The RNA shown here (Bacterial RNase P class A) has 361 nucleotides and comes from a Mariprofundaceae bacterium. Its Rfam family is "Bacterial RNase P class A". Rfam links the family to the GO terms ribonuclease P activity, dimeric ribonuclease P complex and tRNA processing. The RNAcentral record of the sequence draws on ENA. Of the family's consensus pairs, 96% are formed in the model. A source record names the gene rnpB.

């Protein structure tokens, strides 16, 4: 100098004018004045986990359903994070993946002779018969998985021996499986030893098996106050009159009037609402995630829903240019009960650590 890997921070600044929402003080009765505060790293997707609230439930278990899945730890909890283990990729820094396919069932298109109790299409090698130019060729009937070919995948690999040709048929090494009261490690696992010629192809985001966890719903949860209109209940009064219904008619029964009280509920208002697993600094324990302690800080709460607009100047970028300047733009996006994660979007700027290559001294 070039190419990369991992982690982190900022993401327009300053001043002025006007405006909007919250809180406080004050005047005052409808708002005004003053002071102060007013979006994010993702506020997003709503994908996980928890707090909180209501309902259900003595407590426990079983079944169904769902989620998760190497081991250990962190945590309020997690599908998150940290540290390991194993496998895969990369020269490397580093990155990605993770129960069981030897309980059972299903599926594996096309190609191919054969796709799971393997398989003779070509080839290779014997046998019998026939032909023969004596090299072989053809037919029939066998052996053979070394070679070719098909496929994502063809039932260990390399080599030597062996054989008619071949073959774990035999042997050596590598791999694999099983076992061990062996060694190390909390464990996953690693190492070591012994036995076995080698079975056991893939798919579990197919059913399934094993282990662990999980009640249901969500701030439009929930609580409180409470009009107008209509309707409900109780008591009292009025009328035994009228009207309507039942009935052929009468009696009877029901409905219909007024006053007071009660409760439910709608509009509306208040609350829940933001001091919480909070933030910053230091220190201690720990490899780390994280936790303990001490000190300090005050940091949005709208609800037809505020957080904006303009001017000046600086910064960055883009375009034009007569090189003097001129014009334009400011990434992604925007709280709605709160918190921990994951995922996704993000113009540009900056910092730290590490790897590989080249050059110079």
């Nucleotide at each position: 100098g070039g190419a990369g890997c991992g982690a982190u921070u900022c993401g327009g600044g300053u001043g002025g004018u006007c405006g909007c929402g919250g809180u406080g003080u004050u005047a005052u009765u409808u708002u005004g004045a003053c002071a102060u505060c007013g979006a994010g790293g993702a506020a997003a997707g709503u994908c996980c986990g928890g707090g909180c609230u209501g309902c259900a439930a003595c407590g426990g278990g079983u079944a169904a359903g769902g989620a998760u899945g190497c081991c250990g730890g962190a945590u309020a909890a997690c599908g998150u994070c940290c540290g390991g283990c194993g496998g895969g990729g990369g020269c490397g820094a580093c990155c990605c993946c993770g129960g069981g396919a030897a309980a059972g069932u299903g599926c594996c298109a096309c190609a191919g002779a054969g796709a799971g109790u393997a398989g003779a299409c070509c080839g290779c090698c014997g046998g019998u018969u026939g032909u023969u130019u004596c090299g072989a060729c053809a037919a029939c009937g066998g052996g053979u998985a070394a070679g070719g070919g098909u496929g994502a995948a063809a039932g260990g690999g390399u080599g030597c021996g062996g054989u008619a040709a071949g073959a774990g048929c035999g042997c050596a090494c590598c791999g694999c499986u099983u076992c061990g009261u062996c060694u190390g490690g909390u464990a996953a696992c690693a190492g070591c030893g012994a036995a076995g010629g080698c079975a056991u192809g893939g798919u579990a985001a197919a059913c399934c098996c094993c282990a662990u966890c999980c009640g249901c719903a969500g701030c439009a949860a929930g609580g409180c106050c409470a009009a107008a209109u209509a309707g409900g209940g109780a008591a009292g009064c009025a009328u035994c009159a009228g009207a309507c219904g039942u009935g052929g008619c009468c009696c009877g029964c029901g409905u219909u009037g007024c006053u007071u009280c009660c409760g439910g509920g709608u509009a509306g208002g208040c609350u829940g609402c933001u001091a919480g697993a909070g933030c910053c600094u230091g220190u201690c324990a720990g490899c780390a995630a994280u936790g303990g302690c001490a000190g300090g800080c005050a940091c949005a709460g709208a609800u037809g829903a505020a957080u904006g607009a303009c001017c000046a100047u600086c910064a960055u970028c883009c375009g034009c240019u007569a090189u003097g300047g001129c014009g334009g733009a400011u990434a992604c996006a925007g709280a709605a009960c709160c918190c921990g994660g994951c995922u996704u979007a993000u113009a540009g700027a900056a910092u730290c650590g590490c790897u590989c290559c080249g050059c110079c001294u």